[in-house]
Context: one part of a larger RNA
RNA sequence: GCCAAGGAGUUUAUCUAUAUGGCGAGGCUAACUUUUUAUAAAAGGUAACCGAAGCUAACGCAAGUCUGAAAGGGCGUUAGUCAUAUGGGUAAGACCUGAAGCCAGGUGAUCUAUUUAUGGGCAAGGUGAAGUCUCUCGAAAGAGGGAUGGAGGCCUGAACCGGUGUUGUGAACAUGCACUCGAAUGAUCUGUGAAUAGGGGUGAAAAGCCUAUCUAACCUGGCGAUGGCUGGUUCCUACUGAAAUAUGCCUUAGUAUAGUCUUGUUUAAUUGUUUGUUAACGGUGUAAAGUACGGAUAGAGUUUGCAGGAGCAAAUGCUUACGGAACUUUUUCCAACUCAGAAGCUGUUAACUGCGUAGAGCAGGAAACAGGGGCAGUAUGUAAGAUACUGUUCCGAGAGGGGAACAACCCAGACUAAAGUUAAGGUCCCAAAAUGUUUGCUAAGUGUAUCGAAAGGUGUCUUAAACCUAAGACAGUGGGGAUGUAAGCUUAGAAGCAGCUAUCAUUUAAAGAAAGCGUAACAGCUCACCUAUUGAGGUUUAGGGCCCUGAAAAUGGACGGGGCUAAGCAAGCUACCGAUACUUUGGAAGCUUUCUAUGAAAGUUUUGGUAAGUAGGCGUACUUAUUGCACAGAAGCAUUUCCCAAAGGAAAUGUGGAGCGAUAAGUAAUGAGAAUCUUGGU
Numbered sequence: 001g002c003c004a005a006g007g008a009g010u011u012u013a014u015c016u017a018u019a020u021g022g023c024g025a026g027g028c029u030a031a032c033u034u035u036u037u038a039u040a041a042a043a044g045g046u047a048a049c050c051g052a053a054g055c056u057a058a059c060g061c062a063a064g065u066c067u068g069a070a071a072g073g074g075c076g077u078u079a080g081u082c083a084u085a086u087g088g089g090u091a092a093g094a095c096c097u098g099a100a101g102c103c104a105g106g107u108g109a110u111c112u113a114u115u116u117a118u119g120g121g122c123a124a125g126g127u128g129a130a131g132u133c134u135c136u137c138g139a140a141a142g143a144g145g146g147a148u149g150g151a152g153g154c155c156u157g158a159a160c161c162g163g164u165g166u167u168g169u170g171a172a173c174a175u176g177c178a179c180u181c182g183a184a185u186g187a188u189c190u191g192u193g194a195a196u197a198g199g200g201g202u203g204a205a206a207a208g209c210c211u212a213u214c215u216a217a218c219c220u221g222g223c224g225a226u227g228g229c230u231g232g233u234u235c236c237u238a239c240u241g242a243a244a245u246a247u248g249c250c251u252u253a254g255u256a257u258a259g260u261c262u263u264g265u266u267u268a269a270u271u272g273u274u275u276g277u278u279a280a281c282g283g284u285g286u287a288a289a290g291u292a293c294g295g296a297u298a299g300a301g302u303u304u305g306c307a308g309g310a311g312c313a314a315a316u317g318c319u320u321a322c323g324g325a326a327c328u329u330u331u332u333c334c335a336a337c338u339c340a341g342a343a344g345c346u347g348u349u350a351a352c353u354g355c356g357u358a359g360a361g362c363a364g365g366a367a368a369c370a371g372g373g374g375c376a377g378u379a380u381g382u383a384a385g386a387u388a389c390u391g392u393u394c395c396g397a398g399a400g401g402g403g404a405a406c407a408a409c410c411c412a413g414a415c416u417a418a419a420g421u422u423a424a425g426g427u428c429c430c431a432a433a434a435u436g437u438u439u440g441c442u443a444a445g446u447g448u449a450u451c452g453a454a455a456g457g458u459g460u461c462u463u464a465a466a467c468c469u470a471a472g473a474c475a476g477u478g479g480g481g482a483u484g485u486a487a488g489c490u491u492a493g494a495a496g497c498a499g500c501u502a503u504c505a506u507u508u509a510a511a512g513a514a515a516g517c518g519u520a521a522c523a524g525c526u527c528a529c530c531u532a533u534u535g536a537g538g539u540u541u542a543g544g545g546c547c548c549u550g551a552a553a554a555u556g557g558a559c560g561g562g563g564c565u566a567a568g569c570a571a572g573c574u575a576c577c578g579a580u581a582c583u584u585u586g587g588a589a590g591c592u593u594u595c596u597a598u599g600a601a602a603g604u605u606u607u608g609g610u611a612a613g614u615a616g617g618c619g620u621a622c623u624u625a626u627u628g629c630a631c632a633g634a635a636g637c638a639u640u641u642c643c644c645a646a647a648g649g650a651a652a653u654g655u656g657g658a659g660c661g662a663u664a665a666g667u668a669a670u671g672a673g674a675a676u677c678u679u680g681g682u
Base pairs, nucleotide, nucleotide: 001682002681003680004679005678006677011092012091013090014089015088016087017086018085019084020083021082022081023080026050027049032044033043034042035041036040054061055060064075065074066073067072095232096231098229102222103221104220105219106218107217113196114195115194116193117192118191119190120189121188122186124156125155126154127152131148132147133146134145135144136143137142161182162181165179166178168177169176198214200210201209202208235617236616237615238614239613240612245258246257247256248255249254261365262364263363264362265361266360267359272355273354276352277351278350279349280348281347282346283345284344289338290337294334295333296332298330299329300328301327302326303325304324306323309320310319311318312317371395372394373393374392375391376390377389378388379387380386400411401410402409415587416586417585418584419583420582421581425577426576427575428562429561430560434574436573437572438571439570440569441568447564448563455549456548457547459546460545461544462543463542464541465540466539467538468537476533477532478531479530480529482506483505484504487501488500489499512527515526516525517524588607589606590604591603592602593601594600595599618671620668621667622666623665624664625663626662627661628660629659636655637654638653639652640651641650642649643648
C1' cells in the first nucleotide's frame, strides 16, 4: 500500500413548536397499595402540577384594570391538558478522534552526576630535582666539577581512558567502523557495596545528568481535563435554494441580532405588486462646458510716484526703465470655482402594460458573517495579479461550444431519448466545413498573436492645394558670365572675395562693385544670371493607408504546430461547418385548476446547483400478530438473466448441507471509502 471486520448526533430530565390520539372547563396522576397468567399487566391512589381572570410597585378593584384632570394609551377579555413521535434549545463527556499542560499518590541513582567504604590496573624508553659521596677553590659562608640518587598534576609512547578532523564510510545511522587525533603516576582509570529523589537531587556550570525520557523523570489516578483549532462523520430519490453584508462584542479563525434561504399556516378578493412605456408636477448640480463669483495663469494698454534705485537737483519738488497696486482688453485653467447646465437616476399622482399567489403577517429550521474576476467610476499609490469603496454582471454554487491549454473573456443556462437548424468561432493539413468570390494594400515572413512609445524614413500606395511647363518646365550637357573699374578708404600689398564705407552706372540675351574655393598680391576654378541642345512632365506644401528604424535576458524554440506571399491586412458578397442553445416528435416529474379526490382530466411560463431547509422511499437486526417455504435441499457463496428513476428486488444454474421468509405494526448499539482511524491478514 491493499483486503476483511470494527468505527462517529446517543441517553435522561426539562422548555418550546409541529403532527397524531384520549378526555375536555377541565386534564393528569407520582410515590405507594391490592390482585393476577408476576422483570409484566389490571384495579386502586387526586398529594402535587398545568388550565379555567386579569390589571397594579402596592393597597386594591375585577371582564376589566393601571396610568391620566380629561382625551387617550398599556396589559387583559377567543380551550385546555395528558401521552407518543419528530425538529430545535438548555443541563449533563452530549457526534467521534486529537494536545501541550495542571494537581495528587507512588516507583526509580543496575544508565548517569557527586560523595563514601573496600579492592584492582597503568609495556617500554627519555629527562635527571633534592639529598648523599668525593675532588678542587675558599678563613668561612659557600661555589664549581665528577659520581651516586631517582623527584615531577615532566617528556615520547602501548594497554586502559577519551572522542579533534574527515560533513570519509555505514541496512551494528536510538551514535558503529576506518584513518587521524588528546591524555596516559594522576584534579588518573576502574570492579564491588553504599548515600543523595522530582520544584527535589547532583552539577570544575553545558539549564548538563537523574535507566534510549529532563527549562521539572517515570507510573497510576483526577480524566471522556479543556481545545472559538485540524481531521473524520456510513443508503436512495424528489422540491426549493443562500451568504461571504450591516451593527455589537478583549471582537477580527468565533458569536449574537438584522438582511438573504427554507418549511408550515393565515390572508383568496380583479386583492396585491410594478419589469417596462407615457403624461403632469417636482428633486439633483455630475459629464461636457463656461469665466458671472473664488482661486490660479501669460501678454498688451491706461492710471497711480506707492516701495527701493537712478537723474535733475536742494523743492513738503519733478521725471523715470524695472517693480507694486487698481482698471480695461486678449490668453490658459480648477476635486475642495459655477452665471448657466445635460444624459441618467429618482419622488408623488394617473393611465397602459406585465406578474398571478409570486406579496404580506405569524410560527419552526438553518447556513453564512475569510470572498473573487470582468465592465463603468472614485480615493491612495511611480506602479502592481495593489489596497479601500460605488453600481452592475459572472465565478463562487454553472455543465455544454469557442478561446491551443486557461474559475469568472465570447456564445449559451444542462429533466430524458431521437432527428433537424443555428450562436460564438471557424472552413490549406493536423481537424468538421471555401485552396470561395470582388476590389485594393503589404515584400517587412510585416503578419497569420493580447503589447510596443517619443522621434525619424527620397519604402510604397493614395487624397488635396499652390506654382513652373510645348512661347520648352525640372535634371543633365555645351557656351557666355562683360565694361567704367584694381569702386573709394585702409594697407607693404587689398585688384569681387583681411577690414571700413558705399553698393552706382554702362553694354547687354545675361552677368552681384560679387555666394564659395584660391593667391603674398594678381592670376586661376565655380556660383547667381543668360543662352543653345535635349523633349515631358516637374517643384513644393498639407493630410491618409500599409511598411521600415527606434526594439535588450538569461538551456535551443515557437503564429497551438506544419507551413503560408496568401493560408497576411482592409472593405464587401455568397455558401458551408459548428453547442446539452432553438425547432419537431415520444416519455418522466413538479406546479395550477377541476372532479366521481392515495387517483384521473385539462393547462403549463417549471425541472443546473454548493452550504442549508423540506418531502417521500430502500435496506439491516430483533419483538408481536397473521401466514408461508425447506434434505424431492434453507441460509451463505459463485455465475448468468430479468424488473424499477434509484436505494434495491426477483428468477435460473452450480456449490453448500439446515434452517429461512412474506404481510401489518413496533423497537434500535441500523447502512463506510477516507479520520497520519483501531485490530487482524498479506